This is a predicted structure of a 156-nucleotide RNA (c-di-AMP riboswitch aptamer (ydaO/yuaA leader)) from Alteribacter aurantiacus DSM 18675. The sequence was found by an Rfam model in a public genome assembly. Its mean pLDDT, the model's own confidence on a scale to 100, is 81.
RNA sequence: AUAAACCAAUCGCUUAAUUUCCGUUAAUCACGGAAAGCGGGGGACCCACUUAAGAUGGAGACUUGUCUCCUUGGGGUGAAUCGGUAGACAAUGCCGUAGGGCGACUCUUGCGCCCGAAUCCGACAGCUAACUCCGUAAGCGUUGAAGAGACAGGAU
Numbered sequence: 001a002u003a004a005a006c007c008a009a010u011c012g013c014u015u016a017a018u019u020u021c022c023g024u025u026a027a028u029c030a031c032g033g034a035a036a037g038c039g040g041g042g043g044a045c046c047c048a049c050u051u052a053a054g055a056u057g058g059a060g061a062c063u064u065g066u067c068u069c070c071u072u073g074g075g076g077u078g079a080a081u082c083g084g085u086a087g088a089c090a091a092u093g094c095c096g097u098a099g100g101g102c103g104a105c106u107c108u109u110g111c112g113c114c115c116g117a118a119u120c121c122g123a124c125a126g127c128u129a130a131c132u133c134c135g136u137a138a139g140c141g142u143u144g145a146a147g148a149g150a151c152a153g154g155a156u
Base pairs, nucleotide, nucleotide: 011141012140013139014138018036019035020034021033022032023031037136038135039134040133041132042131047126057070058069059068060067061066062065073124074121075120076119077118082096083095084094085093086092099115100114101113102112103111105149106148107147108146109145
C1' cells in the first nucleotide's frame, strides 16, 4: 500500500412487528402487565355461492351425541403461486413462472442483483356494520446512472 475476515457503534434492509409507562429483575432487548401506533382473524341485512346423484374425511372413548387425536377435503398468515424435467409415482435437484424486494430524500425512465419460503387451524369459517378475539417474532448488511422536484450545508 492492497485485499480479505472478525468485533463494536452509528446508520440502513426484509417484515405488521415500533414507541411510551408500571412492576419484577443481573438484564435499555429476560419475565409480567397497561397504553398509543401498525397488522391479522371471526362476525348481519344486502350482494354473492347453491337450485340439489351420492359422499357431512379417518381413528378412538362412552355420557349415543358429546369428547380426544389425526390430516387426505376445506380454510388462514405470507410476494412466495403455477408449470416442465430427472428421480422410485418419494425425498430432492434443475429450468421457468404469477407475484415480491433491494441498489441510502421522492418520482419517472432505464440498468443490475436477489426472493419466488415456511407455517398455522383441525371437518370448520364467502363478503360483512355493530360487536368480538389475537399479533407486535425473527433474520440480516445494499450502495450503477439520467432527468425533474424537494431539502441541508458552505461561500459571496